[in-house]
Molecule: Glycine riboswitch aptamer
Organism: Anaerolineaceae bacterium
């Protein structure tokens, strides 16, 4: 440095409307997950963007182009009860 194992790990609507399925003896209510539409939010899977610096060019500059980081920024993706996931950190094992 890398792979997998164990542990820790934040943020934001259990949102509204509709469809159809299940539960409930029937119906209704209620409720669960699924799909569609809509508005509001989050940033720590992934993804996009950029500073200084460095390099190059010539028309030598408050110039142009290239390269260039993130926990910054965007919010495409993903997420907004639990579960799952989760950047990053810890432990030990392999290469």
């Nucleotide at each position: 440095g890398u792979g997998g194992c164990g542990g820790g790990g934040a943020g934001a609507g259990a949102c509204g409307c509709g469809c159809a399925c299940g539960a409930u003896g029937u119906a209704g209510c209620u409720u669960g997950a699924g799909c569609g539409c809509g508005c509001a939010c989050c940033g720590a899977a992934g993804g996009g963007g950029c500073a200084a610096g460095c390099c190059u060019g010539c028309a030598u500059g408050u110039c142009a182009g290239g390269u260039g980081a993130a926990u910054c920024u965007c919010u495409c993706a993903g997420g907004u009860a639990a579960a799952a996931g989760g950047a990053c950190c810890c432990g030990g094992c392999g290469c």